[in-house]
RNA sequence: AUGGUGGACAGGAUGGUCGCUGGUUCAUUAGUUUGAACGAGAGGAAAGUCCGGGCUUCAUAGAGUGCAAUGGUCGGUAACACCGACCGGUCGUAAGAUCAGGGAUAGUGCAACAGAAAGUAAACCGCCCGCUUGCGGGUCAGGGUGAAACGGUGAGGUAAGAGCUCACCAGCACGUCAGGUGACUGACGUGGCUAGGCAAACCCCAUUGGAAGCAAAGCCAAGCAGGAAAGAAGAUGGUUUUACUGUCCGGGAGUAACUCGCUCUCGUUGAUUUCCGGGUAGGCUGCUCGAGGUGGCAAGCAAUUGUCAUCCUAGAUGAAUGACCAUCUCAUCGCUUUAAGUGAUGACAGAACCCGGCUUACGGUCCACCUCUUUC
Numbered sequence: 001a002u003g004g005u006g007g008a009c010a011g012g013a014u015g016g017u018c019g020c021u022g023g024u025u026c027a028u029u030a031g032u033u034u035g036a037a038c039g040a041g042a043g044g045a046a047a048g049u050c051c052g053g054g055c056u057u058c059a060u061a062g063a064g065u066g067c068a069a070u071g072g073u074c075g076g077u078a079a080c081a082c083c084g085a086c087c088g089g090u091c092g093u094a095a096g097a098u099c100a101g102g103g104a105u106a107g108u109g110c111a112a113c114a115g116a117a118a119g120u121a122a123a124c125c126g127c128c129c130g131c132u133u134g135c136g137g138g139u140c141a142g143g144g145u146g147a148a149a150c151g152g153u154g155a156g157g158u159a160a161g162a163g164c165u166c167a168c169c170a171g172c173a174c175g176u177c178a179g180g181u182g183a184c185u186g187a188c189g190u191g192g193c194u195a196g197g198c199a200a201a202c203c204c205c206a207u208u209g210g211a212a213g214c215a216a217a218g219c220c221a222a223g224c225a226g227g228a229a230a231g232a233a234g235a236u237g238g239u240u241u242u243a244c245u246g247u248c249c250g251g252g253a254g255u256a257a258c259u260c261g262c263u264c265u266c267g268u269u270g271a272u273u274u275c276c277g278g279g280u281a282g283g284c285u286g287c288u289c290g291a292g293g294u295g296g297c298a299a300g301c302a303a304u305u306g307u308c309a310u311c312c313u314a315g316a317u318g319a320a321u322g323a324c325c326a327u328c329u330c331a332u333c334g335c336u337u338u339a340a341g342u343g344a345u346g347a348c349a350g351a352a353c354c355c356g357g358c359u360u361a362c363g364g365u366c367c368a369c370c371u372c373u374u375u376c
Stems, first nucleotide, its partner, number of pairs: 003370007012328007020041002023038005043348001047359002050357005055213004062260004067209005072086005087101001088099004102204002107202002109198002124143002126139006151169006170194002172191008217285004226276005234248006249267007292311008330346007
């Protein structure tokens, strides 16, 4: 130098002119009506709407079943499927990346084709033995098929073979010791125990989970028109007796999908349910001071936490946050007179209740690390 890995920073600056929206102060007006001054005004992803919450309502608010989500350990956080550190698996020469990381001995199921046989395993070629010579018996070490075929190497043994036996090794199970908060790691010993894979297949285990959402929800103003159908079973006691009230029973509404429970309500002088039709769509609040930002110190491997100081940094509502001019700055490319000058270009992309994350889009600059080439 090339190639790669992991991060950080900013998203031009200053001045002037004009314009828009909110805020504060002063004056003015019937009236934030008008005027002046001051100060503020779209990101690091505002995108996706994928997670988690704050907040609002249901609502007084439980249990069970089902359904859904998560899945190594320990920390962080308001919380999380997020973040940090660590353990293990996989990929990579490495820096690093990634994991839907509990259970296959609870059960069910899947693996086409090929192959003899893919969980009641199996016996094709081959090898060995016997005989009536193509049959029977034994065997799976060698070969073949396949993604995968009952641990590997060597020796002994055998009719031929086989963990059949032995030595070493691998895995698994059990035990002991050491390290670690833990997941787990290492060492030693015993055992011949040695078919696996898939749960991002159903399933089992552990943990967690009300619903809906600012188009939530409140307030004000205005306006209207209703019609049809369905619809519960009542009983009993007391009192001040055409009424009120209690109990039992029946009906309805609400409460996550269901059940129970709970609350409210009705009991035919009608709770409620279904269908058809009409009116309203205006204004205000919610609406921005927060799990807030910045800096110092301390603790911690880190995520982050504590403390001190300091700051207030959009709130629009068909939707403000802008336009122009001048000078300067950074980067890239080109030209030239190469100290420099000059021209062109500079990505992805616009808040809408708020916050913490994740994912995606994207040009520029810088830092650290890895591999390898060359030189010293």